[in-house]
Predicted 3D model of a 76-nucleotide RNA (c-di-GMP-I riboswitch aptamer) from a Pseudomonadota bacterium. Its Rfam family is "c-di-GMP-I riboswitch aptamer". Rfam's curators write: GEMM was predicted in a large-scale screen for bacterial structured RNA regulatory elements. The sequence was found by an Rfam model in a public genome assembly.

RNA sequence: CAAAGAUAAAGCCAAACCUGUUGUGAAACAGGGACGGAAAACCACGGGUCUUUCAUGAGAUAGCCGGGCUGCCUUG
Numbered sequence: 001c002a003a004a005g006a007u008a009a010a011g012c013c014a015a016a017c018c019u020g021u022u023g024u025g026a027a028a029c030a031g032g033g034a035c036g037g038a039a040a041a042c043c044a045c046g047g048g049u050c051u052u053u054c055a056u057g058a059g060a061u062a063g064c065c066g067g068g069c070u071g072c073c074u075u076g
Base pairs, nucleotide, nucleotide: 003075004074005073012037013036017032018031019030020029021028022027035063042068043067045066046065047064048061049060050059051058052057
């Protein structure tokens, strides 16, 4: 530098659910929890799904998929 994730080690994240707070809501944050994760780090750019609005519109989701970007360990 580029590729791969079968095995091992170290550490990392944390679904459902429960409690509290915020929000009309999807949801978010904090604590507990652990189904899973090799990008389950980050970015709403494309598609999807969802919320809100009579509608235009405004939002949520990166743990739905694609894309972008950075990166731990091991192997070669």